A computed fold for a 68-nucleotide RNA from a zebrafish metagenome, annotated as transfer RNA.
[in-house]
RNA sequence: CGGCAUAGCACAGUUGGUAGUGCAUCCGCCUUGUAAGCGGAAGGUCGUCGGUUCGAAUCCGACUGCCG
Numbered sequence: 001c002g003g004c005a006u007a008g009c010a011c012a013g014u015u016g017g018u019a020g021u022g023c024a025u026c027c028g029c030c031u032u033g034u035a036a037g038c039g040g041a042a043g044g045u046c047g048u049c050g051g052u053u054c055g056a057a058u059c060c061g062a063c064u065g066c067c068g
Base pairs, nucleotide, nucleotide: 001068002067003066004065005064008023009022010021011020017054025041026040027039028038029037047063048062049061050060051059
């Protein structure tokens, strides 16, 4: 100096407008039973602190951590 930081894990998130997918977890269906499959649920101060804005995961600054 550049990149990254979003659910337990791996990651999306367009032009700023109330954050999602897969796996895992839990419940149900199915099965003699388990797995698989199907349906559903729960789980998030979006790294921290400020700024801009009617409104910030998103724009700006500082800081912290990781990678180069």
Rfam family: tRNA. The family's RNA type in Rfam is transfer RNA.